[in-house]
Context: one part of a larger RNA
RNA sequence: GGAUGAACGCUGGCGGCGUGCCUAACACAUGCAAGUCGAACGGACUCAUAUUGAAACCUAGUGAUUUAUGAGUUAGUGGCGGACGGGUGAGUAACGCGUGGAAAACCUGCCGUAUACCGGGGGAUAACACUUAGAAAUAGGUGCUAAUACCGCAUAAGCGCACAGCUUCGCAUGAAGCAGUGUGAAAAACUCCGGUGGUAUACGAUGGUUCCGCGUCUGAUUAGCUGGUUGGCGGGGUAACGGCCCACCAAGGCAACGAUCAGUAGCCGGCCUGAGAGGGUGAACGGCCACAUUGGGACUGAGACACGGCCCAAACUCCUACGGGAGGCAGCAGUGGGGAAUAUUGCACAAUGGGGGAAACCCUGAUGCAGCGACGCCGCGUGAGUGAAGAAGUAUUUCGGUACGUAAAGCUCUAUCAGCAGGGAAGAAAAUGACGGUACCUGACUAAGAAGCCCCGGCUAACUACGUGCCAGCAGCCGCGGUAAUACGUAGGGGGCAAGCGUUAUCC
Numbered sequence: 001g002g003a004u005g006a007a008c009g010c011u012g013g014c015g016g017c018g019u020g021c022c023u024a025a026c027a028c029a030u031g032c033a034a035g036u037c038g039a040a041c042g043g044a045c046u047c048a049u050a051u052u053g054a055a056a057c058c059u060a061g062u063g064a065u066u067u068a069u070g071a072g073u074u075a076g077u078g079g080c081g082g083a084c085g086g087g088u089g090a091g092u093a094a095c096g097c098g099u100g101g102a103a104a105a106c107c108u109g110c111c112g113u114a115u116a117c118c119g120g121g122g123g124a125u126a127a128c129a130c131u132u133a134g135a136a137a138u139a140g141g142u143g144c145u146a147a148u149a150c151c152g153c154a155u156a157a158g159c160g161c162a163c164a165g166c167u168u169c170g171c172a173u174g175a176a177g178c179a180g181u182g183u184g185a186a187a188a189a190c191u192c193c194g195g196u197g198g199u200a201u202a203c204g205a206u207g208g209u210u211c212c213g214c215g216u217c218u219g220a221u222u223a224g225c226u227g228g229u230u231g232g233c234g235g236g237g238u239a240a241c242g243g244c245c246c247a248c249c250a251a252g253g254c255a256a257c258g259a260u261c262a263g264u265a266g267c268c269g270g271c272c273u274g275a276g277a278g279g280g281u282g283a284a285c286g287g288c289c290a291c292a293u294u295g296g297g298a299c300u301g302a303g304a305c306a307c308g309g310c311c312c313a314a315a316c317u318c319c320u321a322c323g324g325g326a327g328g329c330a331g332c333a334g335u336g337g338g339g340a341a342u343a344u345u346g347c348a349c350a351a352u353g354g355g356g357g358a359a360a361c362c363c364u365g366a367u368g369c370a371g372c373g374a375c376g377c378c379g380c381g382u383g384a385g386u387g388a389a390g391a392a393g394u395a396u397u398u399c400g401g402u403a404c405g406u407a408a409a410g411c412u413c414u415a416u417c418a419g420c421a422g423g424g425a426a427g428a429a430a431a432u433g434a435c436g437g438u439a440c441c442u443g444a445c446u447a448a449g450a451a452g453c454c455c456c457g458g459c460u461a462a463c464u465a466c467g468u469g470c471c472a473g474c475a476g477c478c479g480c481g482g483u484a485a486u487a488c489g490u491a492g493g494g495g496g497c498a499a500g501c502g503u504u505a506u507c508c
Stems, first nucleotide, its partner, number of pairs: 001508004006504005013380006019373002021338001026336003030333003035080003040077002043074008056062002087291003096216008106208002111204007119153001121151002128143006159184005165178005189196002217263003224254003229251004234246003266288004270281004293314005316327004344370001346369003352366001353364004383413004393404004417449001420443004427435001452497005457478003463492005473480002
């Protein structure tokens, strides 16, 4: 000198764009953050239309009840989605990440393309009704019922498994294609008749998984470490390879090219600095990983060992009728606490995107916006011209003057910003705008409402007076102050930067 997610002191006019718990991965009141589909299903309820017409009034109709159709709402069964999106960086020195390869050792819902198929049955169960236990959370019993829920059967172009054959090829195990025998496994309907779906197989796309080479902080005042340890054979398990797991067999494997141990740490694209090499760093934005009170576990599913799912254990908090239960903000706001320090319990789904749905649409604290903070960067303003009697005042003085100083006043103008009034968007494809009567435009109006901070001994731009008297104090280094202090304090003047200026901390 540059830089910062900064903080502190003094000061503070406006706008745009960014950015804002770096500390306690501390504890959390309250609200919201993941639902949707009635075009899968049986009910329940409401309304409308038509139909039926009891009893009674005594004929004006009222209308219990029955049936049908349509519209709407929806607790439950069922489907898809809750594995995305959002947060945090505790753990991790590791194939975690980066980079380059490999899978002849793999999976992939929704989507696209192609081919083949969608036949015929069965038994349940929630809802519901009745009921039991319980304070509750909830649990149980009996009975009824539906499905795109569940289970057999048929069929099998293709597919899986077993056996055995031919051809082609390769990168070791082998791979691909063709033909054969046996054997095994599918499906679901809805409809407004247009479609929407379902099953199987193959390919693609997308997403993921695994393996390998190289790179990836400090310490030797850590020198030896290791028993599923290293390898084999056989099995189990997995989507798949593998001590991943198991039985048996062998005795190996790593290490001074730093094993093991200890400390620290999410990694990268990037960011800061620097001429570069390098050094530092990993906030925001993007990619990957890990985690979801702590520890463990699996279930469901195409996908999780699952932040707002389940089970167990632990700590904590809450409810309780003491028998037993409920909870998890490292989602968005917000609270307490910690701290030098970090924001609103805001608006909207209008846009972009996501989930569900045929759609209308619903949901979306993702997102778009607004609010707060000079926290940062950028831009603008706080007036312009003229004006010497060099006014007054202040400071100083050798008392003549000198400085502030064209500075002010005065005169002539202008109106950026702010304020007032009128108009008023784009963002939205036909409709639909939270932002927002916002941006922007126009008009009238008044120099009005808008400047501070640090420094002035040298480094280093900028000097005098008074006060103080090694005191009070200053200080980044050298150093200044003990009676003439350009170094302390105040004033006048000056220098620098400017809505900021200084200080502190950290990095180059």
Molecule: small-subunit ribosomal RNA, 5' domain
Organism: uncultured bacterium